[in-house]
RNA sequence: CUCCGAGAAGGGCAAACCUGUAGCAAUGCAGGGACGCAAAGUCUCAGAUCCGCCCCAGCGGAUGGCUGGACUGCCGAA
Numbered sequence: 001c002u003c004c005g006a007g008a009a010g011g012g013c014a015a016a017c018c019u020g021u022a023g024c025a026a027u028g029c030a031g032g033g034a035c036g037c038a039a040a041g042u043c044u045c046a047g048a049u050c051c052g053c054c055c056c057a058g059c060g061g062a063u064g065g066c067u068g069g070a071c072u073g074c075c076g077a078a
Stems, first nucleotide, its partner, number of pairs: 004076002012037002017032006035065001041071003045068003048063006
């Protein structure tokens, strides 16, 4: 350094739900709250799902805690 991920150390994030707020909505943000997570850090590139418009086809949006992929990162047992 790479792979890997412990009965290690220091820690980190925060599901559902509640309150407020933005949005047509999915959902986002803030506070509370912890189901969990070794990338539950970042990125819609591919797929998937959800919402809106729409006769269809398509278009726009959302989800990174749906999967894949890419980039970056703490620690160091086997």

Predicted 3D model of a 78-nucleotide RNA (c-di-GMP-I riboswitch aptamer) from a Deltaproteobacteria bacterium. The source organism's lineage runs through Bacteria, Pseudomonadati, Myxococcota and Myxococcia. The sequence was found by an Rfam model in a public genome assembly.